About this RNA:
The RNA shown here (transfer RNA) has 72 nucleotides and comes from a Candidatus Brennerbacteria bacterium.
[in-house]
RNA sequence: UCCCCGGUGGCGCAAUGGUAGCGCGGAUCCCUGUUAAGGAUAAGGUUGUAGGUUCGAAUCCUACCCGGGGAG
Numbered sequence: 001u002c003c004c005c006g007g008u009g010g011c012g013c014a015a016u017g018g019u020a021g022c023g024c025g026g027a028u029c030c031c032u033g034u035u036a037a038g039g040a041u042a043a044g045g046u047u048g049u050a051g052g053u054u055c056g057a058a059u060c061c062u063a064c065c066c067g068g069g070g071a072g
Base pairs, nucleotide, nucleotide: 001071002070003069004068005067006066007065010024011023012022013021018055027041028040029039030038048064049063050062051061052060
C1' cells in the first nucleotide's frame, strides 16, 4: 500500500429497507429464619464518525476512525 471480516444497552449477540430486540448483568419488589435458587416489574441505545440514496436506513452507496486476519 492492497484485500477480507467486524464495530448495535455494562458484557455476549440478533434484527438483510418498514415499531431496534434476546440472553447475561445491574435496580426494585415477592418468596425464605438468612443466603443461594426461583418468580414479577420497570429502566438502560443519537446502531463507530460524517455525508449520500430512499416516502422510510442498524440494513444500500462513499470517505474516514478503531479492532482482527491475509497478501506484498
The organism belongs to Candidatus Brenneribacteriota, within Bacteria. The sequence was found in a public genome assembly. Rfam family: tRNA. It is annotated as a transfer RNA.